[in-house]
Context: one part of a larger RNA
RNA sequence: GGAUGAACGCUAGCGGGAGGCUUAAUACAUGCAAGUCGAGGGGUAACAUGAAACUUCGGUUUUGAUGACGACCGGCGCACGGGUGAGUAACGCGUACAUAACCUACCUUCAAGAUGGGGAUAGCCCUGGGAAACUGGGAUUAAUACCCUAUGUGAUUGCGAUUUAAUAAUAAGACGUAAUUAAAGCUUUGGUGCUUGAAGAUGGGUGUGCGUUAGAUUAGCUAGUUGGUACGGUAACGGCGUACCAAGGCGACGAUCUAUAGGGGGCGUGAGAGCGUGGACCCCCACACGGGUACUGAGACACGGACCCGACUCCUACGGGAGGCAGCAGUAAGGAAUAUUGGACAAUGGGCGAGAGCCUGAUCCAGCCAUCCCGCGUGCAGGAUGACGGCCCUAUGGGUUGUAAACUGCUUUUAGAUAGGAAGAAAUGUAUGGAUUUAUCCGUAUUUGACGGUACUAUCAGAAUAAGCACCGGCUAACUCCGAGCCAGCAGCCGCGGUAAUACGGAGGGUGCAAGCGUUAUCC
Numbered sequence: 001g002g003a004u005g006a007a008c009g010c011u012a013g014c015g016g017g018a019g020g021c022u023u024a025a026u027a028c029a030u031g032c033a034a035g036u037c038g039a040g041g042g043g044u045a046a047c048a049u050g051a052a053a054c055u056u057c058g059g060u061u062u063u064g065a066u067g068a069c070g071a072c073c074g075g076c077g078c079a080c081g082g083g084u085g086a087g088u089a090a091c092g093c094g095u096a097c098a099u100a101a102c103c104u105a106c107c108u109u110c111a112a113g114a115u116g117g118g119g120a121u122a123g124c125c126c127u128g129g130g131a132a133a134c135u136g137g138g139a140u141u142a143a144u145a146c147c148c149u150a151u152g153u154g155a156u157u158g159c160g161a162u163u164u165a166a167u168a169a170u171a172a173g174a175c176g177u178a179a180u181u182a183a184a185g186c187u188u189u190g191g192u193g194c195u196u197g198a199a200g201a202u203g204g205g206u207g208u209g210c211g212u213u214a215g216a217u218u219a220g221c222u223a224g225u226u227g228g229u230a231c232g233g234u235a236a237c238g239g240c241g242u243a244c245c246a247a248g249g250c251g252a253c254g255a256u257c258u259a260u261a262g263g264g265g266g267c268g269u270g271a272g273a274g275c276g277u278g279g280a281c282c283c284c285c286a287c288a289c290g291g292g293u294a295c296u297g298a299g300a301c302a303c304g305g306a307c308c309c310g311a312c313u314c315c316u317a318c319g320g321g322a323g324g325c326a327g328c329a330g331u332a333a334g335g336a337a338u339a340u341u342g343g344a345c346a347a348u349g350g351g352c353g354a355g356a357g358c359c360u361g362a363u364c365c366a367g368c369c370a371u372c373c374c375g376c377g378u379g380c381a382g383g384a385u386g387a388c389g390g391c392c393c394u395a396u397g398g399g400u401u402g403u404a405a406a407c408u409g410c411u412u413u414u415a416g417a418u419a420g421g422a423a424g425a426a427a428u429g430u431a432u433g434g435a436u437u438u439a440u441c442c443g444u445a446u447u448u449g450a451c452g453g454u455a456c457u458a459u460c461a462g463a464a465u466a467a468g469c470a471c472c473g474g475c476u477a478a479c480u481c482c483g484a485g486c487c488a489g490c491a492g493c494c495g496c497g498g499u500a501a502u503a504c505g506g507a508g509g510g511u512g513c514a515a516g517c518g519u520u521a522u523c524c
Base pairs, nucleotide, nucleotide: 001524002523003522004521006520007519008518009517010516013376014375015374016373017372018371019369020368021334026332027331028330030329031328032327035076036075037074040073041072043069044068047067048066049065050063051062052061053060054059083287084286085285092212093211094210095209096208097207098206099205102204103203107200108199109198110197111196112195113194116148117147118146125138126137127136128135129134154181155180156179157178158177159176160175162173163172164171165170185192186191213259214258215257220250221249222248225247226246227245228244229243230242231241232240262284263283264282265281266277267276268275269274289310290309291308292307293306312323313322314321315320340366342365343364344363348362349360350359351358352357379410380409381408382407389401390400391399392398393397416460417459418458419457420456424451429446430445431444432443433442434441435440468513469512470511471510472509473494474493475492479508480507481506482505483504489496490495
């Protein structure tokens, strides 16, 4: 000199863009953050409409008939998105390969198919237990829920023969034969969904080479340990697991142990080499009160799922129960220190749905904070009697503050007032026209904005609404007076102060930066 997720002191006019618990992965009141589908199903708790009956003319009752729809069965989603960095020195990450050792819901393409039956169960109804959380029994009912059966293009497995390619082991294709193995309907009749297989796309799993902090005041470490055989297990290879056999395996090219740490793209600095760092944004990993376990599922060993143990908090009728903000706000605590219990789904994206649509603290916006970066302003021109006042000096005269002020003319950014007022909107839906193959596409009109009456524009009056902070001995730009007297104090280093201090305190003057300025901390 540069830099910062900064803090502190003094000060503070505006706008744009960004950023904002670095500490206690401490504990959390409250609200919200994951639902959706009636075009899968039985149905009808609420609302609305219609109909019927009654009526005191207010309304009441009945009716799934219609729009819809609480709870329930079922499907898809909840494994994404969002948060945090505790753990991890590791194939965790980065990079380059491998998978002849693997999986992949939804989506796309292609091939083939969907036969005939059955028994339950939730809801509803009846009836128990319990303070509650919740839970038992009986009767009965549906499905794209579940089960049996037919068919088998195929797939899987066994056996037989054969071809191709390549290797260290092997793999693939086509053929024959035997066994096993599928399906679901709904519909506005346009469609849409279902089953099996092949391929693609996407996403993942696994393995390997190389790279990846410090300590030797850590030198030896290891029994499923290292390898083999067999079996099991997995989507898949493998001591991944088990039994048996052998005695191996790693290590000064640093094993083991200890400490520290999420990794990378990047970021800061520097001419570079390098050094430091990993906040915001993007990719990967890990975690979700601490620990463990599996279930469901294409995918989890699952933040707002389940079970168990533990700590903590809460409720209780003492028998027993409930909970997990490292989601968004917010609270307490800790701390030098870090924001609103805001608006909207209008846009982008996501889930479900045929769609309309619903949900979305993702996201888009607004609020707070000079925390940072950038921009603008606090006026401009003239004006000497060089005014008054202050300060200084050789002191009744000068110097300086200083064109500074007064005064004259001009301008109106910005702030204020008034008026107008966006882009972001494309779709979708509705109406209508056309092309066309019904699907689909195109045109016209109309519908949709949280931000926001915001940005922006015009007009009005008036210099009106707006400057501080640090420093002035040398380094280092900027000097005099007074006060105090090794005191009080200053100080980054050298060093100032003991009666003439440009170094302390005040004043005048000056220098630097400027809505900031200085100090502290950290890095180069």
The prediction has a mean pLDDT of 86. The part of an RNA shown here (small-subunit ribosomal RNA, 5' domain) has 524 nucleotides and comes from a metagenome. The full RNA is in RNAcentral, with records from SILVA.